[in-house]
This is a predicted structure of a 375-nucleotide RNA (Bacterial RNase P class A) from Rhodocyclus tenuis. The RNAcentral record of the sequence draws on ENA and Rfam. It matches the Rfam family "Bacterial RNase P class A". Rfam classes the family as a ribozyme. NCBI's taxonomy places the organism under Bacteria, Pseudomonadati, Pseudomonadota, Rhodocyclales, Rhodocyclus. Model confidence (mean pLDDT): 78 of 100.
């Protein structure tokens, strides 16, 4: 000094008026009202897709069924989140390399990354053949037949041999074609043509050694290849899951109207049945409870921030001083005026936090890596 990449901070800025919500604080009132201090959206308040805290139901022991999860390790109040590590895919900047086409080329970016030798099942279209495969074309035609020519022996019908044609049975998965995929790969021996038949190398695959907590790495023999793909198919293994949800739920609590209880009054009216007994129902006071409207609560001090310093790569824990940072409940956070600039995106709390995801003018300083040039 270029360039990519990656996570992180901020979210126009200030004065002036008027006003909205809720706090604290005098002074005040029958009720209240005034006056002055301070606070008043967000990095996603948003989707409501994961975890949890707190609340009732309830006691949720275990099993079945259903649902998430899903490489190791670690973090965490807990997760499907976060960090570190392993495997596997995959890039491209500046550059460099080449005449070009194009090729190297970090740091990144991505992966529903348990199990296909438990069992089932699925594989369109093409293709000869798609799973204890398969001959369409090409290659051979060793082997038996077949057809030619030749010798040999025969009096012939035949025998016997050298050659020779791709005819027929056969042989071949090495090439060509189909295919998303064709039963290791790839160069050598081999052979009639080929074929792990053999051999090197590469991949596989069970043990072994060495390295790691562990995914996994290495490594030097074996084994000749046996096991092909699919599990965001069914399933199998393992791990975790009780249900609502703050309109949860605790507390007060009229009017009216209706429950219960004791009393008191007439011992009465009405109803059941013509009487009787008995039973129901009607008046009055007073207590008692449950519930409506309604207030009040739960409501913001929390797994909280902010700063040093310890511990660890980190995620994240300890620890010591500071800090208080909206709480409405038809729901406040607006409005105008001025002044500056880089002309201002997405957006709007509702019981609380950890995440994820998606939206998002635009400003800042930083980590990684590679590269250039100078000393």
């Nucleotide at each position: 000094g270029a360039a990519g990449u990656c996570a992180g901070u901020c979210a126009g800025a200030c004065a002036g008026c008027c006003g909205c919500c809720g706090g604290g604080c005098g002074c005040u009132u029958c009720a209240u009202g005034c006056g002055c201090c301070g606070g008043g959206a967000g990095g996603a308040a948003a989707g409501u897709c994961c975890g949890g805290g707190c609340u009732c139901c309830g006691c949720a022991g275990a099993g079945c069924a259903g649902g998430a999860u899903g490489c190791c390790g670690g973090c965490u109040a807990a997760c499907g989140g976060c960090c570190g590590g392993g495997c596997g895919c995959u890039a491209u900047a500046a550059g460099c390399c080449g005449c070009a086409a194009g090729g190297c080329g970090a740091a990144g970016g991505c992966g529903a990354c348990g199990g296909a030798a438990a069992g089932u099942g699925c594989a369109a279209c093409a293709g000869a053949g798609a799973a204890c495969a398969g001959a369409c074309c090409g290659c051979c035609g060793a082997u038996g037949g077949c057809c030619c020519u030749c010798c040999c022996g025969g009096a012939a019908a035949c025998g016997g041999g050298c050659g020779g044609g791709a005819u027929c049975a056969g042989g071949u998965a090495a090439g060509g074609g189909u295919g998303a995929a064709a039963c290791g790969g790839c160069g050598a021996g081999g052979u009639a043509a080929g074929a792990g038949c053999u051999c090197a190398c590469c991949g596989c695959g069970g043990a072994c050694g060495c390295g790691g907590c562990a995914a996994c790495g290495c490594g030097g023999a074996c084994g000749g290849c046996a096991c092909g793909g699919u599990a965001a198919a069914c399933c199998c293994c393992a791990u975790c899951c009780g249900g609502a949800g703050c309109a949860a739920g605790g507390c007060c609590g009229a009017a009216u109207a209706g429950g219960g209880a004791a009393g008191c009054a007439a011992u009465g009216a009405c109803g059941u049945u013509g009487c009787u007994c008995g039973c129901g129902u009607c008046g009055c006071u007073u207590c008692c409870g449950g519930g409506u409207a309604g207030g009040c609560u739960g409501c913001u001090u929390g797994a909280g921030c902010g700063u040093g310093c310890c511990g660890g790569c980190a995620a994240c824990g300890g620890u010591a001083c500071g800090c208080c940072u909206a709480g409405a409940g038809g729901a406040a956070u607006g409005g105008c005026u001025g002044u500056c600039c880089a002309c201002g995106a997405c957006a709007g709390a509702a019981c609380c936090c950890g995440g994820c995801u998606u939206a998002u003018c635009g400003a800042c300083g930083g980590g990684c890596u590679u590269c250039c040039c100078c000393a």